[in-house]
């Protein structure tokens, strides 16, 4: 050093749920929690996947003077890394 993850030691994250804030939405941010996690540290258009869909596009009805509202699908440089993956990290039992 590398593999490996312990009835070890020093620690560290915080899921759900709830209340507040933010956003269209999917989610994110604080607090209370603590399910679990050896990476539950980082990384999201230049890795796989996934989740949304305001805006645009095509679309189905409807009213309609111009155009207006609706249905439906597609679409992320919009979000997920506690989904796999890279990339870094503490500690040393076997």
């Nucleotide at each position: 050093a590398a593999c490996c993850g312990a009835a070890a030691a020093a620690g560290g994250c915080a899921a759900a749920a709830u209340u507040a804030c933010u956003g269209a939405a999917a989610g994110g941010u604080a607090a209370u929690g603590a399910c679990g996690c050896a990476a539950a540290a980082c990384u999201a258009u230049a890795g796989g996947g996934g989740c949304u869909a305001a805006a645009g596009u095509a679309c189905u009805g409807a009213a309609u003077g111009a155009u207006u509202c609706u249905u439906u699908a597609c679409u992320a440089u919009g979000c997920c890394a506690g989904c796999c993956a890279g990339u870094u990290g503490c500690c040393g039992a076997u």
This is a predicted structure of a 94-nucleotide RNA (c-di-GMP-I riboswitch aptamer) from Paenibacillus nanensis. The coordinates come from a structure-prediction model, not an experiment, and the mean pLDDT is 85. RNAcentral holds the sequence, with entries from Rfam.